[in-house]
Context: one part of a larger RNA
RNA sequence: CUGGGCGUAAAGCGCAUGCAGGCGGUCUAAUAAGUUGGAAGUGAAAUCCUAUGGCUCAACCAUAGAACUGCUUCCAAAACUGUUAGACUAGAGUCUGGGAGGGGAAGAUGGAAUUAGUUGUGUAGGGGUAAAAUCCGUAGAGAUAACUAGGAAUACCAAAAGCGAAGGCGAUCUUCUGGAACAGUACUGACGCUGAGAUGCGAAAGCGUGGGUAGCAAACAGGAUUAGAUACCCUGGUAGUCCACGCAGUAAACGAUGAAUGUUAGUCGUCGGGUAGCAAGUCUAUUCGGUGAUGCAGUUAACUCAUUAAGCAUACCGCCUGGGGAGUACGGUCGCAAGAUUAAAACUC
Numbered sequence: 001c002u003g004g005g006c007g008u009a010a011a012g013c014g015c016a017u018g019c020a021g022g023c024g025g026u027c028u029a030a031u032a033a034g035u036u037g038g039a040a041g042u043g044a045a046a047u048c049c050u051a052u053g054g055c056u057c058a059a060c061c062a063u064a065g066a067a068c069u070g071c072u073u074c075c076a077a078a079a080c081u082g083u084u085a086g087a088c089u090a091g092a093g094u095c096u097g098g099g100a101g102g103g104g105a106a107g108a109u110g111g112a113a114u115u116a117g118u119u120g121u122g123u124a125g126g127g128g129u130a131a132a133a134u135c136c137g138u139a140g141a142g143a144u145a146a147c148u149a150g151g152a153a154u155a156c157c158a159a160a161a162g163c164g165a166a167g168g169c170g171a172u173c174u175u176c177u178g179g180a181a182c183a184g185u186a187c188u189g190a191c192g193c194u195g196a197g198a199u200g201c202g203a204a205a206g207c208g209u210g211g212g213u214a215g216c217a218a219a220c221a222g223g224a225u226u227a228g229a230u231a232c233c234c235u236g237g238u239a240g241u242c243c244a245c246g247c248a249g250u251a252a253a254c255g256a257u258g259a260a261u262g263u264u265a266g267u268c269g270u271c272g273g274g275u276a277g278c279a280a281g282u283c284u285a286u287u288c289g290g291u292g293a294u295g296c297a298g299u300u301a302a303c304u305c306a307u308u309a310a311g312c313a314u315a316c317c318g319c320c321u322g323g324g325g326a327g328u329a330c331g332g333u334c335g336c337a338a339g340a341u342u343a344a345a346a347c348u349c
Base pairs, nucleotide, nucleotide: 004320005319006318007303008302012317014201015200016199017198021194022193023192025088026087027086028085029084030083031082033081034080035077036076037075038074039073040072041071042070049065050064051063052062053061054060091191092188093187094186095184096183097182103177104176105175106174107173108172109171110154115149116148117147118146119145120144121143125136126135162169163168206247207246208245209244210243211242215241216240220236221235222234223233258316260314261313262312263311266294267293268292269291270290271289272288273287274286275285276284277283278281298305322349323348324347331342332341333340334339
């Protein structure tokens, strides 16, 4: 390479948009590039193969044939692929309608709680633990009541629930704004799928500049525990957590399952939309789209998966090839840095 694979054994890029490329719905006509058939020319000799012969055999050699699966030209065919022209509506999109939603951005507003401060009441403890101590308190703490300040998070609702491409999104209201589902079937007429590079988004921690800092809390300090205790427990506590702008670009970024299309038993929930029914309801039946449970065929090494496939198929991309060395070294690219990305070998089992 071929082959075989990628939920858990090695292996799906974190997610999307998309240039090139690959692949691509139905019908008609033309063409003849691919394709198929035929013919001609060429395809040196040797070699290989077949047959016969010559060295006593063989190796070797000679003769003849076949072959040289290729290339060029001409003729023909027209199913499929391609190309050109025309048409279609089942894919895709547009439009219209009434709804659903923690989708995104900005602004405004609220209540509970923690903390701090002020004032009143009030007196000796409070706090913390398995037990203690560090710690706070007669300079009046803790408790309790009122007020003030400030930051962060939004109890209940809350759900196998909803939305988003993923990361993710949860108080209320307003403004701006993206997407999806359903119904109508008016319009366009294959406009599609995938997607190397590329570009954008991308939790937490981290970095830069400037703010902010209530609570929590790496580092750090002290108290305990212990043989020790650079920990677990306790008292404190700074970065950070929050905001704005920029960088970083990684996660068990997980469904450990790439995205798309078609197709293959059911049953029970739930969310959104539609239709029908009469018994008019907290209803029943049905349909489209999502999201769960269970389960047949099938699949699987097993576990399991099972119309939301890991079944049966198609086209495209990414990735894997024994363990360690190693996601490391070197080099390149990116970054302020931390580092990220690309990515070996010796050696060893």